RNA sequence: GGGCCCGUAGCUCAUCUGGUAGAGCGCUGCAUUCGCAUUGCAGAGGUAAGGGGUUCGAUUCCCCUCGGGUCCA
Repeated sequence: GGGCCCGUAGCUCAUCUGGUAGAGCGCUGCAUUCGCAUUGCAGAGGUAAGGGGUUCGAUUCCCCUCGGGUCCA
């Protein structure tokens, strides 16, 4: 330098062909306990790596950039 794959909540990952973004763990509060843990209930938390394009509508399709992995030279 070139090919391919990946980037979504604090972490691990869903969201199968475009239609208002979710789970588990973690975190906060309440209940339970003498207290902790467990368990139950409720809640907070995401410009979907960044930008542009197509579209009525983009995490999803196209292009560029950045970062990571892998292969080739």
This is a predicted structure of a 73-nucleotide RNA (transfer RNA) from a Candidatus Falkowbacteria bacterium. Its Rfam family is "tRNA". About the family: Transfer RNA (tRNA) molecules are approximately 80 nucleotides in length. By type it is a transfer RNA. It was read from a public genome assembly. The coordinates come from a structure-prediction model, not an experiment, and the mean pLDDT is 82.